[in-house]
RNA sequence: AACUUAUCAAGAGCGACUGAGGGAACAGGCCCUGUGAAGUCCAGCAACCUCCUAUAUGGAACGGUGCUAAAUCCUGCAGAAUGAUGUCAUUCUGGAAGAUAAGGC
Numbered sequence: 001a002a003c004u005u006a007u008c009a010a011g012a013g014c015g016a017c018u019g020a021g022g023g024a025a026c027a028g029g030c031c032c033u034g035u036g037a038a039g040u041c042c043a044g045c046a047a048c049c050u051c052c053u054a055u056a057u058g059g060a061a062c063g064g065u066g067c068u069a070a071a072u073c074c075u076g077c078a079g080a081a082u083g084a085u086g087u088c089a090u091u092c093u094g095g096a097a098g099a100u101a102a103g104g105c
Stems, first nucleotide, its partner, number of pairs: 003103006013042001015041003021032003026076004043068003048064002050060003053056001072097001077094008
C1' cells in the first nucleotide's frame, strides 16, 4: 500500500520572498487569480494524537500531524418527494471517489 474507525456546511493573512497559474484525478459546470496563482518562510486556526483536572456538553496548546476562497466549490451512481412533462429542475437520503487523523502491517 490494502484494510478498520472517526470527521469533512464552523474556524484561520491588509505579512515577507517569488512571479503564472490554481480549485486531487477524468468529464461537465462554476469560480479564484498581476488588487498577485502555485510554492517557501513567518503568522494564525482547529484540537485527531498528546497533556491536565477527575467525568464532562471540561480545560491546555510545549510537542507529532493537519488546515487557513467557495459544503470535499457543485454534479457524475442508486432511491424518494415535489414541480413541470418524456426528459429536465429543486430538495432529501444513501453510495462511489477523495482528504485528514488514529490504528494496522

About this RNA: A computed fold for a 105-nucleotide RNA from Paenisporosarcina antarctica, annotated as SAM riboswitch aptamer (S box leader). The model forms 97% of the base pairs in the Rfam consensus. Taxonomically the source falls in Paenisporosarcina (Bacteria, Bacillota, Bacilli, Caryophanaceae). The sequence is in RNAcentral, with records from Rfam.